[in-house]
Predicted 3D model of a 597-nucleotide part of an RNA (large-subunit ribosomal RNA, domain I) from a Deltaproteobacteria bacterium. Its mean pLDDT, the model's own confidence on a scale to 100, is 82. Taxonomically the source falls in Myxococcia (Bacteria, Pseudomonadati, Myxococcota).
Context: one part of a larger RNA
Formats: sequence, structure tokens, C1' cells
RNA sequence: GGCGUACGGUGGAUGCCUUGGCGUUGGGAGACGAUGAAGGACGUAGAAAGCUGCGAUAAGCCUCGGGGAGCCGCUAAACAGGCUUCGAUCCGGGGAUUUCCGAAUGGGGAAACCCACACGCCGUCAUGGGCGUGGAUCCGCCCCUGAAUAUAUAGGGGGACGGAAGUGAACGGGGUGAAUUGAACCAUCUCAGUAACCCCAGGAAAAGAAAUCAAACGAGAUUCCCCUAGUAGUGGCGAGCGAACGGGGAUCAGCCCAAACCAGUUCAACGCAUAGCCUGCAGGCGUUGUUGAUCUGGGGUUGUGGGUCGGUGUUUGGCGAUGCUGCAGCUUCGCCGGAGAGUCAAAAACUUCAUGCGUAGGCGAAAGGUUUGGGAAAGCCUGCCGAAGAGGGUGAAAGCCCCGUAGUCGAAACGCAUGAAGCUCUCUGGAUGCCGUACCCGAGUACCGCGGGACACGUGAAACCCUGCGGGAAUCCGGGAGGACCAUCUUCCAAGGCUAAAUACUACCCGGCGACCGAUAGUGAACUAGUACCGUGAGGGAAAGGUGAAAAGCACCCCAGUGCGGGGAGUGAAAUAGUACCUGAAACCGUACGCCU
Repeated sequence: GGCGUACGGUGGAUGCCUUGGCGUUGGGAGACGAUGAAGGACGUAGAAAGCUGCGAUAAGCCUCGGGGAGCCGCUAAACAGGCUUCGAUCCGGGGAUUUCCGAAUGGGGAAACCCACACGCCGUCAUGGGCGUGGAUCCGCCCCUGAAUAUAUAGGGGGACGGAAGUGAACGGGGUGAAUUGAACCAUCUCAGUAACCCCAGGAAAAGAAAUCAAACGAGAUUCCCCUAGUAGUGGCGAGCGAACGGGGAUCAGCCCAAACCAGUUCAACGCAUAGCCUGCAGGCGUUGUUGAUCUGGGGUUGUGGGUCGGUGUUUGGCGAUGCUGCAGCUUCGCCGGAGAGUCAAAAACUUCAUGCGUAGGCGAAAGGUUUGGGAAAGCCUGCCGAAGAGGGUGAAAGCCCCGUAGUCGAAACGCAUGAAGCUCUCUGGAUGCCGUACCCGAGUACCGCGGGACACGUGAAACCCUGCGGGAAUCCGGGAGGACCAUCUUCCAAGGCUAAAUACUACCCGGCGACCGAUAGUGAACUAGUACCGUGAGGGAAAGGUGAAAAGCACCCCAGUGCGGGGAGUGAAAUAGUACCUGAAACCGUACGCCU
């Protein structure tokens, strides 16, 4: 020195464990914010570093409920001082307080700071000082004022008025819009209308009641799913892209304007009587009237075309007022009664009651003995409950020890849902026929040409849809579509608007479950984690769990540097469980012995 055996050191694998994760599923909620958010800074306890909570009323204040014996949050024990059956701590509802920064909004600013002003109050002999309140900007609305220019408008000023802003995970609509890549190169093409950026919104959004399809039969808004179908097509006919009709399901819901016409408001023009004041007669009026424009109310909403206007039928309650006056009719308005509907579309708030649910909770069956052991829940013996033998804990393995579980009960306050009533709205003045008239039925629109886009469809025979430029209709004897175009036929009615559900998503809250992980795994993060640390910054980003059933965490003695550490003693089932603590592999380092060199 090597090999071997034994015993150690070091080290922290493995096993076991789980407070943390991951996935999925059901329900809730789907927003917060100028009444100052999200997120922070700084404070705040008797002493206080971090976390948590809170805000100068500062681990808290008030109140209403729950609960029932201890309590003054965690790391983290002790001390001091307190609170509590006159009900504390704790849990829940409502309220108060809530520094400074931050949209940040009096002005400024290198966020958490600086500097004022006005009014009111406190203090000072007075000034300085302190406290409270107010004022940013934009939009809307209202008021005042007011040019060229008469009415007006632009502009100016004010408001103790209303709103906006900023944040937020995904889902949604819109605007702008790549490249890597694929085509085995690459340019059309593809990736892809994806990523990214921007705007806007909601709990969903968007879409939506046919100028739709279909095909000679018919269907009947939209959305989503399964087929149709990788079909028909499209395509340097390459790579690729990729429908629809129709069928089956989920869910179902339909409505309102514009216009014609009637009445009125305001303004302008005409007009003073052969016009006008609802009709007839009589009286009376005279800026009444006519035309155009604006606005308001009524009317009206459709494709077997609809509506308006005029005439004429059928059906349906009553009363009053009104139009210059009286009488009869007619018009408009109001009241009572009757009918219907409604807050989630077609108008919109709120109150009360009832029921259910949520935000604290309550009750809740049944076992003893013995053996081993440190310990019984294990073995043995004998019982019991079960609408409860889910699960967790307890010194090991418990239906009957504890928490729970099945079942059942519960809210002063706040919130949600449903129903009823109040309340509100609509109709009764409506509905439905027939005849006539030809007044209306969404205009720089449809359509056409050129250039693009979008449709599965790359310009193609390229319709349909959108539109940058140019041209530019018709009103039902009208107009669009049916994949160039034309005819016949069929079908629908554009150029205005609203609309629940079925669908998408999950930052957040409450449950359930797992042939998901078990500390190099599972989140980056089981622990003071987006922390420490790195970076000017954007940003990057860790490591780190386990004594024991219980601290019973080794009194006392000895060695030692008043040390680290160790030896006794003691605790404990165990101390080779001693806080560098469960188990304690290997590499690596030793000690002893044996053999070999």
C1' cells in the first nucleotide's frame, strides 16, 4: 500500500409522512373605482425584527345576532399589566374611523414630498402657527351675455347640477396587422386574419325576426352541437385550403320606428276678404287664415302586399268637459267600471308581505372486560347502534373515546330568487270585412364602370356581400334574389332600430372527486417566495419540510478556553430519538484485527 471482516465518522439517498400543489366536476359570483379603486409607502402592541391585522379611534371602535369559558394573532416561550357568566376572546350582518402616495383631480413634483389660495373656526397684544371644508380636465344639461347680420348663430362667462376617467384572469365585438414556418429552393400561395398592438363592452358578448333558402315539392329569425364531408369545389390544380343544401338535436319569442294622413308649437312668405273660425241653422269674431320649414302628440309597420284618405257593414259599458255662443251630430280630453300586461326585449321606478336560499350556528345513536405492550384502537371473550360501517384525530390498527357522518333544526341584520298585493302601463276611442282613389312605403341609396376586400371560391364563366373614385334610378303597372347573362317561373321586400334562452370563459367564493404528485416530485414558491440574491433597466430568480405520544428539551457532578464539544447522572419505550434531532444507502475518511506484497 492492497484485499477482507468488524466498528465508527462524514454524507443525506431510500422508505414512511404531509401543512402544499395538480387535474376535474357542481353551484355561486362575474366586477372594483371621484362616497377616491387596484396596488403601495409610512405608521400602529408595555417591550416588537419579520409575517398577519389595522389606520393618529391604528392586532383595533359602535351596534345587532351566534356562541358559552376562558382570553390579550403567528414565528414564540416567559415577564409586566389587564379583560371575562353584568357573557369576554372568537364567528357572522350592519355601521364608524380610514395618515400619505396612487386615475390622483388646488399648483408643482425625482410616487408616498414641496408650496399656496378662498371661506369658517382655534390660538397670539399682533404677525408667524394650527384645524376643517372647497376648487383639476372633458362631455352633457341649464342660466346669462353676445359679432360680421335684422331674427339668429359662432364666440364669451357662470353653475352649490349630472356623467366620464383608472384597475382587472380568461371569454366577446371591432380597427391595424407580421414573420419564423410549409411548399423539401422560392416569388403567387401557406403559416393567418394567427401573434402582437390599439379601441369598446358585458356577465356573457356577438348575431337575430328574410329584399333568406329551396326547386316546380316546400321550409320559415338567430346561436350552438352531431352528420352531410375531407364530399362539392378551390389550388404555382403544388404545398395546401375547404363549404353549402339537406337531416338529427340543444333552446325557442317576438317586436318598435321612418313616411303618407290628422292636430298643435315656433319661424318665414303671402294675405285684410268671394278666404277662415268642425258640419247644418241663427248670432258673433277678426294677425283668424293659406303655403313652406322645424319640433311635439296621434296614426302606422306589411309581401296570400301593407298603410293613409273617402264611403259602407259587423261586434264592443257608463258619465262629464271641450272646439266663439245656442240646439242636434261629430272631434279631442278626463273620470268610474271592466279586461290584459309588466321591471330579463318591445316604457319604467319603488314599497309591503309570504316562501325558499346565502352570509354565523344547534341537536345528533351505540362498549365493556381481559392479554401483550411505554401506550390498545391490536388478539381473545361477551354486547350494542345503524336513515349514522364517509372521513379525520386520539401513545399502535376505534361504527359505539373525540371531531364528525345520516337525519333534522336555525337569522336580529344584509343580500338574492320566486309568488302575491300595492304600484305602473296598455285596451275599452278597439277589432274585423267590402268598394273606391293612387297619397306613402327608408337616396347620393339600389344599380353600372374602374380599383380593392371578403365569401371554402387565388379573376376565373364569378354570381351574392362590403366599398375608395366616377356616373346614377324607381314607389307596387315598383324593386331584389334564384352562381356570368336573357326569358319564363318561383320567392322575398334593401338602403332605420330592439330582442331572453340554448353558446364561450374563470381572476374570485363554497363544495365533491382522483388507477394525480409526495419535498431534485407537485406551482417558481408545503418554510419570512416572486422572498434572498443578480441586473442601470426591462428582467432573471433560488435554496430551504420531519426530535418525541408528551419538552418530559438532560437538575446535579466531572473534563474543557467561564469555549466548542464530551463523560457520568437523570427523562423517555427508545438519546446511535439530544434540537447539526425519524429512517440513515453510496461515494469519501478512519480505528482494530486477519491475509498478501

The RNAcentral record of the full RNA draws on ENA. It matches the Rfam family "Bacterial large subunit ribosomal RNA". Gene Ontology terms of the family: ribosome and structural constituent of ribosome.